[in-house]
RNA sequence: CUCUUAUCAAGAAAGGCAGAGGGAUAUGGCCCGUUGAAGCCUUGGCAACCUGUUUCGAUCCGUCGGAAAAAGGUGCCAACUCCAUCACGCUGGAAAUAGCGUGACAGAUAAGUC
Repeated sequence: CUCUUAUCAAGAAAGGCAGAGGGAUAUGGCCCGUUGAAGCCUUGGCAACCUGUUUCGAUCCGUCGGAAAAAGGUGCCAACUCCAUCACGCUGGAAAUAGCGUGACAGAUAAGUC
């Protein structure tokens, strides 16, 4: 990097170095940031995808499903994936358009895969 499957409304920050940006990309919006952004390091935490452990049930004895816990591998720790963008539907409006919902696209993460 390709493809597949699952999840994405919940949850979880302090310190050190650094010094102006950051919120994936584009546009628009709205935010965060010199009371210190990105990045790097340390410590802590969240969660429970994978492995392992314990336990309950089923079983064709291969395994499958549920629960617990958090040892290992990842991940994550402002705002729904910050919001909109494309399609459809509903509501309001004379209209421009606004609000809400569903889906798609894109993205993130995990596990597998070329």